[in-house]
Record summary: Predicted 3D model of a 266-nucleotide part of an RNA (large-subunit ribosomal RNA, domain VI) from Apicomplexa sp. WK-2018_Corallicola. Taxonomically the source falls in Apicomplexa (Eukaryota, Sar, Alveolata). The RNAcentral record of the full RNA draws on ENA and SILVA.

Context: one part of a larger RNA
RNA sequence: CGUUAGAACACUGAAAAGUUUUUCUCUAGUACGAGAGGACCGAGAAAAUUAAACCGCUGGUCUACCAGUUAUCUUACCAAAGGUAUUCGCUGGGUAGCUAAGUUUAGUAAAAUUAACCGCUGAAUGCAUAUAAGCGGGAAAUUCACUUUAAGAUGAGUGUUCUCGUCGUUUAAAACGAGUAAGAAUGUAAAAAGAUUAUUUACUAUAUAGUAAGAUUGUGUAAGAAUAGUAAUAUUUUUAGCAUAUCUUCACUGUUAAUUCGAGGA
Numbered sequence: 001c002g003u004u005a006g007a008a009c010a011c012u013g014a015a016a017a018g019u020u021u022u023u024c025u026c027u028a029g030u031a032c033g034a035g036a037g038g039a040c041c042g043a044g045a046a047a048a049u050u051a052a053a054c055c056g057c058u059g060g061u062c063u064a065c066c067a068g069u070u071a072u073c074u075u076a077c078c079a080a081a082g083g084u085a086u087u088c089g090c091u092g093g094g095u096a097g098c099u100a101a102g103u104u105u106a107g108u109a110a111a112a113u114u115a116a117c118c119g120c121u122g123a124a125u126g127c128a129u130a131u132a133a134g135c136g137g138g139a140a141a142u143u144c145a146c147u148u149u150a151a152g153a154u155g156a157g158u159g160u161u162c163u164c165g166u167c168g169u170u171u172a173a174a175a176c177g178a179g180u181a182a183g184a185a186u187g188u189a190a191a192a193a194g195a196u197u198a199u200u201u202a203c204u205a206u207a208u209a210g211u212a213a214g215a216u217u218g219u220g221u222a223a224g225a226a227u228a229g230u231a232a233u234a235u236u237u238u239u240a241g242c243a244u245a246u247c248u249u250c251a252c253u254g255u256u257a258a259u260u261c262g263a264g265g266a
Base pairs, nucleotide, nucleotide: 001152005163006162007161008160009159010158011157015149016148017147018146020048021047022046023045024044025043026042032037049107050106051105052104053103054102058100059099060098061097065093066092067091068090069089070085071084072083073082074081075080111143112142117137118136119135120134164265166178167177168176169175183261184260185259186258187203188202189201190200191199209253210252211251212249213248214247215246217243218242219241224237225236226235227234228233
């Protein structure tokens, strides 16, 4: 821009893409077969592979975070801290998030038309012949079915709901312009999203983000002081101190305000 007034929400499905394989056990060492060997049909289990989702478990990462520690510099000194050593100095842990090696699910069953092939009835050709008329069986292929996308499917589909018939130029209509309706966008706070856009959530009758408080969680018992020891250090105060991407609570701050677009039905 189109979809023939303008919108919001929910659908249909033309079409397209995808749609796996193996092993083992039982039936059964049965049918068959001199033996060697060894089934159809049917039932069950497992594995691999591919795809999707998720983080409760097992783990990884976690440059938010906590602790330990070496060298050196600084805060006058002790103590306690901070800086640099890879934009984590090194080491030990680690929440949310992300993630696989972890967990869950799916590729099921049935059906239809057929291929090679196997048949029934049966003439031409009194026999025979699956074929000439006619009637069947038969594959991971094809169709159906199943999963996903899908009305720019210009053949532009369907349903429900919302908004209504204003003003100016014009003889009138068309056309052009203006202000509006429902609605949309800008804007603001953001994240389940993200390069930007887009998407999604919220906008004072507000948990959208931050602060605060509490919970949860991480680290592992802070500093200071006292006691014991020559001292390093240990113990007590102390499940401490510090931190918290998760959860709860309108107590506080801020989403204020405002603007633009948008029908009159060929």